RNA sequence: GUCUCCAUCGUCUAGUGGCCUAGGACACCGGGUUUUCAUCCCGGCAACAGGGGUUCGACUCCCCUUGGAGAUGCCA
Numbered sequence: 001g002u003c004u005c006c007a008u009c010g011u012c013u014a015g016u017g018g019c020c021u022a023g024g025a026c027a028c029c030g031g032g033u034u035u036u037c038a039u040c041c042c043g044g045c046a047a048c049a050g051g052g053g054u055u056c057g058a059c060u061c062c063c064c065u066u067g068g069a070g071a072u073g074c075c076a
Stems, first nucleotide, its partner, number of pairs: 001072007010026004018056001028044005049065005
């Protein structure tokens, strides 16, 4: 240089064009239960890397950029 893959709540993840103004678990916060702590129960907080395009409609498809991982060349 070329090619491939990945990027979503604090963390790990679901999602394969419409049922997603994005769901789950753990964590955190508030409350309940308990003599206390832990457990358990209820509720809450919180995310699509950035830009453009296609489409009636995009987390999802395409292009560029950024960051990360991998494979493989050329020259010196």
Transfer RNA from a Lentisphaeria bacterium, 76 nucleotides, folded computationally. The source organism's lineage runs through Bacteria, Pseudomonadati, Lentisphaerota and Lentisphaeria. It matches the Rfam family "tRNA". Rfam classes the family as a transfer RNA. Its family is annotated with triplet codon-amino acid adaptor activity in the Gene Ontology. The coordinates come from a structure-prediction model, not an experiment, and the mean pLDDT is 83.